[in-house]
Predicted 3D model of a 73-nucleotide RNA (transfer RNA) from a Candidatus Levyibacteriota bacterium.
RNA sequence: GUGCCUGUAGCUCAGUGGAUAGAGCGCGACGUUGCGGACGUUGAGGUCGGAGGUUCAACUCCUCUCAGGCACG
Numbered sequence: 001g002u003g004c005c006u007g008u009a010g011c012u013c014a015g016u017g018g019a020u021a022g023a024g025c026g027c028g029a030c031g032u033u034g035c036g037g038a039c040g041u042u043g044a045g046g047u048c049g050g051a052g053g054u055u056c057a058a059c060u061c062c063u064c065u066c067a068g069g070c071a072c073g
Stems, first nucleotide, its partner, number of pairs: 001072007010025004018056001027043005049065005
C1' cells in the first nucleotide's frame, strides 16, 4: 500500500430496516444473615467509534474516516 474482519452499558456479547436498544457478569439499594457470601426483589448506567448519504423510518444499507486485528505485497 491492497483486501477482509471487528467496534453496541464498567467487562463479555446479542440485536441483519419499524417496539421505550437487550442479556450475563459487575455496581447501588432493600430483603434474608450474628457479619459476610450465596439467593431473592429492585434500580442506575448507552448520543450503538465519528461524519455524511439512502429511506416515511437506520444499531442494521451505502460512502468517507478513526481505532484494533488478520492475510498478501
NCBI's taxonomy places the organism under Bacteria, Bacteria candidate phyla, Candidatus Levyibacteriota. It matches the Rfam family "tRNA". From the family's description: Transfer RNA (tRNA) molecules are approximately 80 nucleotides in length. Rfam classes the family as a transfer RNA.